Lysine riboswitch aptamer from a bovine gut metagenome, 150 nucleotides, folded computationally. Of the family's consensus pairs, 100% are formed in the model. The prediction has a mean pLDDT of 82.
RNA sequence: UAGAGGCGCGGUUGGCAAAGAGUACUUAUGACUAUAGUUCGCACGGGACGUCAUAAUGAAAGGUGUCGCCGCCGAAAGGACCGUUCGUGCAAGCGGUCGCUUGGUUUUGCGGAAUAAUAUCCGCACGACUGUCGCAAAAGCGGAGUGCUA
Numbered sequence: 001u002a003g004a005g006g007c008g009c010g011g012u013u014g015g016c017a018a019a020g021a022g023u024a025c026u027u028a029u030g031a032c033u034a035u036a037g038u039u040c041g042c043a044c045g046g047g048a049c050g051u052c053a054u055a056a057u058g059a060a061a062g063g064u065g066u067c068g069c070c071g072c073c074g075a076a077a078g079g080a081c082c083g084u085u086c087g088u089g090c091a092a093g094c095g096g097u098c099g100c101u102u103g104g105u106u107u108u109g110c111g112g113a114a115u116a117a118u119a120u121c122c123g124c125a126c127g128a129c130u131g132u133c134g135c136a137a138a139a140g141c142g143g144a145g146u147g148c149u150a
Stems, first nucleotide, its partner, number of pairs: 001150003006073001008072005014067004026056007037049004041090005076102003079098007103130004108125006132143004
């Protein structure tokens, strides 16, 4: 420099589908209410404006599956730190830095995040399968991607 691992990884303002949801908004009627109540992730501050019931009308986004396309094989994910999202703290999202951790996929169990959700994502543990190198007659055992092959 170029490659390989397989339900391989990620992206996509692309198409389709389920769910979101008969929910939010809006309209009509009635009730309650301003030292109240609801709401902006939680608390405090600060801000906003009604709230509930019945009836009518009635979405969308994030997330998910699948197809296609694109980029790839530390692909990527996590963690730590910094910045940012009204102020502070916590949480979460987004961006950046760090060869700090993890070879890959996956059942189960436990824990966490978010959510409408038992879908999804993340971490750990015991296993299973698998790729790679080493040690082995064999069975098998061991290591890690700063690896392996050319």